[in-house]
Context: one part of a larger RNA
Molecule: large-subunit ribosomal RNA, domain I
Organism: Candidatus Megaera endosymbiont of Hartmannula sinica
RNA sequence: GGCGUUUGGUGGAUGCCUUGGCAUUAGAAGGCGAUGAAGGACGUGAUACGCUGCGAUAAGCUUCGGGAAGCUGCGAAUAAGCUUUGAUCCGAAGAUUUCCGAAUGGGGGAACCCAUCCUUUUUAGGAUAUCAUAUAAUGAAUACAUAGUUAUAUGAAGCGAACUCAGUGAACUGAAAUAUCUAAGUAACUGAAGGAAAAGAAAUCAAACGAGACUCCGUGAGUAGCGACGAGCGAAAUCGGAUCAGGCCUGUGGCCUUGAAAAAUGAACCAGAAUAGUAUGGAAAGACUAGCAAUAAUAGGUGAUAGCCCCGUAUGGGUAAGUUUUUCAAGGUCCUCGAGUAGGGCGGGACACGUGAAAUCCUGUCUGAAUAUGGGGGGACCACCCUCCAAGCCUAAGUACUCUCUAGUGACCGAUAGUGAACAAGUACCGUGAGGGAAAGGUGAAAAGAACCCCGAUUAGGGGAGUGAAAUAGAACCUGAAACCAAAUGCCU
Numbered sequence: 001g002g003c004g005u006u007u008g009g010u011g012g013a014u015g016c017c018u019u020g021g022c023a024u025u026a027g028a029a030g031g032c033g034a035u036g037a038a039g040g041a042c043g044u045g046a047u048a049c050g051c052u053g054c055g056a057u058a059a060g061c062u063u064c065g066g067g068a069a070g071c072u073g074c075g076a077a078u079a080a081g082c083u084u085u086g087a088u089c090c091g092a093a094g095a096u097u098u099c100c101g102a103a104u105g106g107g108g109g110a111a112c113c114c115a116u117c118c119u120u121u122u123u124a125g126g127a128u129a130u131c132a133u134a135u136a137a138u139g140a141a142u143a144c145a146u147a148g149u150u151a152u153a154u155g156a157a158g159c160g161a162a163c164u165c166a167g168u169g170a171a172c173u174g175a176a177a178u179a180u181c182u183a184a185g186u187a188a189c190u191g192a193a194g195g196a197a198a199a200g201a202a203a204u205c206a207a208a209c210g211a212g213a214c215u216c217c218g219u220g221a222g223u224a225g226c227g228a229c230g231a232g233c234g235a236a237a238u239c240g241g242a243u244c245a246g247g248c249c250u251g252u253g254g255c256c257u258u259g260a261a262a263a264a265u266g267a268a269c270c271a272g273a274a275u276a277g278u279a280u281g282g283a284a285a286g287a288c289u290a291g292c293a294a295u296a297a298u299a300g301g302u303g304a305u306a307g308c309c310c311c312g313u314a315u316g317g318g319u320a321a322g323u324u325u326u327u328c329a330a331g332g333u334c335c336u337c338g339a340g341u342a343g344g345g346c347g348g349g350a351c352a353c354g355u356g357a358a359a360u361c362c363u364g365u366c367u368g369a370a371u372a373u374g375g376g377g378g379g380a381c382c383a384c385c386c387u388c389c390a391a392g393c394c395u396a397a398g399u400a401c402u403c404u405c406u407a408g409u410g411a412c413c414g415a416u417a418g419u420g421a422a423c424a425a426g427u428a429c430c431g432u433g434a435g436g437g438a439a440a441g442g443u444g445a446a447a448a449g450a451a452c453c454c455c456g457a458u459u460a461g462g463g464g465a466g467u468g469a470a471a472u473a474g475a476a477c478c479u480g481a482a483a484c485c486a487a488a489u490g491c492c493u
Base pairs, nucleotide, nucleotide: 001492002491003490004489005488006487007486008485009484015478016442017441020413021412022410023409024408025407026406027405028404029402030401031159032158039100040099041098042055043054044053046078047077049075050074051073061094062093063092064091065090066089070082071081072080105114106113107112115128116127117126118125119124130156131155132154133153134152135151136150137149138148163194164192165191166190167189168188174181178228204211205210215242216241217240218239225233226232246394247393248392249338251335253334254333255332256331257330258329259328260327261326262325263324264323265322269317270316271315275290276289277288278287291308292307300310301309343367344366345365346364347363348362349361350360353379374389375388376387377386378385429436430435449477452464453463454462455461
C1' cells in the first nucleotide's frame, strides 16, 4: 500500500408519522365602500423580537345572552394580578377606531407639510374636493333674456376570484411554402351589471300534418352544407329530458317604498346509553375470563389496537336580533299599439354559409312605403297556398362560476411529494424597477431537558452520577442506508 472482517465517525436515504396541501360533493353566501372600503404605515403588553389581536378607551371598553373554574393569545418564560359579588372563554348588539389609502380643505416624493371659517365641550369639536341631477339666489357682452357664478339637497367615485353582456381586437400556429382561409372573434385591453347575467311570450318554425316564449342538456350529426371544395369550418327542424309563467301600455294594472298580521327559518349552548377482573408490560385500549348498551360500531384523544375512560356521535331541546314567504293597507312612480321605420342603391359586418343562385339579420352613406280592403316570412325571383303581425316595455325557474363560510368524501400527496409556502413564506435573499423567489417538519408517554462531582479557560467538549422502558432517545435529539473517513485485526506485497 491492497483486499477482507469488525467497530465507529460522517451523511441524511429509507420506513413510520402529519399540524399542511390537492381534488370533489352538498348547503350557505355572492359583495365591501364618503357612517371612509380593500390594502397598508405607525403605535399598543410589566419585560416585547416576530406572529396574532387591538387603536391614544389601543392582546382591549359597555350591555344582553350562554357557560362554570380557572384565567392574564402563540413562539416562551418570570413577575405582578384577576376570578363563585361568576372571571377567562363563546355568541349577539353597541362604543372607541391614530395616519395613509377613492382620500375628498390646499399641497405632496403614501403614511408627511401648510391652511381658512364656525362653535364658549376652546390643550376641544365641526365644516371646506370633483362631477351629475334638482331647487333657489345672483347675473355679462345686450334691453328682456341667456351663458356664467354661488348656495342647499341627493347621488356617484374606489376595491373585489371566476362566471355574464357589450366595445376594441392581435400574432405565433395550421395549411408540411404562402396571400384568401386557419388560429379566433381566441388572448389582451376597455366599459357596464348581477347573484347570476343574457334571452324571452312569434311580423317563430313547419309543410299541406302540425307545433306553440326563452334558457340548458342529450339526440339529430361530424349529417345538410361552407371551403385556394385545400387545411379546415360546421348547422337547423325534429325527438327525448331539466324547468315551466306569463304579463303591461289610464287599469279590478305593473313596479318601488313604508307599515301591520301570520308562518317558516334563525347564535353561543344544553341533555345524551353502556366494563370489570387477571397475567404480561414503563404504560393496556392488545390477550384471557366474565358482562353491559345500542335510533349511539363517524372521527379524534388517552403511556400499544377502547361501542361501554374523555371529547363526541344517534336522538331530543334551545332563544335574541335578523332573514325569507304570503296576505292586507297607505304613499310614490310608469305607461295610449310603435315612420325617417320596413324596404331599396353603394360599402361592410353577422348568420355553419368565404358574394355565391344568397334568402334572413345589423348598418356607415344616399334614399324611402303601406296602414288590417294592410303588412312580414316560408333560402334568388313570380303565382297559388300556409303562417305570423316588426319598428314599445317587463318577466321567476331550469343554466354558468367560487375570493369566501359550514359539513363531508377520496383505488389523491405524505416533507426533493402535496400549494411557491406543514416552520417568522410571498418570508430571507436577488433586481434601479417591473419582477424573480428559496431552504427549513419529528427528543420523550411525561421535561422527568441531566442536581452534584471531575478534566478544561468561571469556555466548548467530555467522563462519572442521576432521570427514563430506552440516553447509540441528550436537545447538532425517531429510524439512521450509501458514497466518503478512521481505528483495530487477518492475509498478501